The RNA shown here (transfer RNA) has 75 nucleotides and comes from Actinoplanes sp. NBRC 103695. The sequence is in RNAcentral, with records from ENA.

RNA sequence: GCCCUUGUAGCUCAGCUGGCCAGAGCAACCGCCUUGUAAGCGGUAGGUCGCCGGUUCGAAUCCGGCCGGGGGCUC
Numbered sequence: 001g002c003c004c005u006u007g008u009a010g011c012u013c014a015g016c017u018g019g020c021c022a023g024a025g026c027a028a029c030c031g032c033c034u035u036g037u038a039a040g041c042g043g044u045a046g047g048u049c050g051c052c053g054g055u056u057c058g059a060a061u062c063c064g065g066c067c068g069g070g071g072g073c074u075c
Base pairs, nucleotide, nucleotide: 001073002072003071004070005069006068007067010026011025012024013023019057028044029043030042031041032040050066051065052064053063054062
């Protein structure tokens, strides 16, 4: 340099056949339970879906460019 893959909540990830309100687990916070702590149970908050642009009535999802991570290739 080229090719492939990946980027979504504090962390690990799902969703990628375009349209339910963007979700789960853990963590955080509040409550219940307990003599108390942990565990368990219930709830709350937390996201401009890496960035910029394009297509579309509509984009996390499709297209282009750029940036970061991982892997591969040069007979």
About this RNA:
Rfam family: tRNA. The organism belongs to Actinoplanes, within Bacteria.